A computed fold for a 95-nucleotide RNA from a Microbacteriaceae bacterium, annotated as Bacterial small signal recognition particle RNA.
The source organism's lineage runs through Bacteria, Actinomycetota, Actinomycetes, Micrococcales and Microbacteriaceae.
Its Rfam family is "Bacterial small signal recognition particle RNA". From the family's description: The signal recognition particle (SRP) is a universally conserved ribonucleoprotein involved in the co-translational targeting of proteins to membranes. Rfam classes the family as a non-coding RNA gene. Rfam links the family to the GO terms SRP-dependent cotranslational protein targeting to membrane, signal sequence recognition and signal recognition particle, plasma membrane targeting.
RNA sequence: GUCUAUGACCCCGUCAACGACGACCCGUGAACCCCGUCAGGCCCGGAAGGGAGCAGCGGUAGCGGAUCCCGUCGGGUGACGGGGUCACUCAAUUC
Numbered sequence: 001g002u003c004u005a006u007g008a009c010c011c012c013g014u015c016a017a018c019g020a021c022g023a024c025c026c027g028u029g030a031a032c033c034c035c036g037u038c039a040g041g042c043c044c045g046g047a048a049g050g051g052a053g054c055a056g057c058g059g060u061a062g063c064g065g066a067u068c069c070c071g072u073c074g075g076g077u078g079a080c081g082g083g084g085u086c087a088c089u090c091a092a093u094u095c
Stems, first nucleotide, its partner, number of pairs: 002091001006087011018074005025065004034059004042051003
């Protein structure tokens, strides 16, 4: 120096688990200062019509719950693969 294994450390990659967040689902849900539609009533008008707009209804923000099907992020988690360094083992050879 070569070959056959092994261990430790470092780096990279892949996968899994875990945690957080988001998405999805369910519930609730803003008296008014969120949206839309606005009965009734009110206002304007000679009239036709128009206007603002409460309740109600629908939805949204928010809040709570569930799930791990999906996505993102994370590291004192785990496994595998690759590369590097060191140590060591087997075999033969050379000096």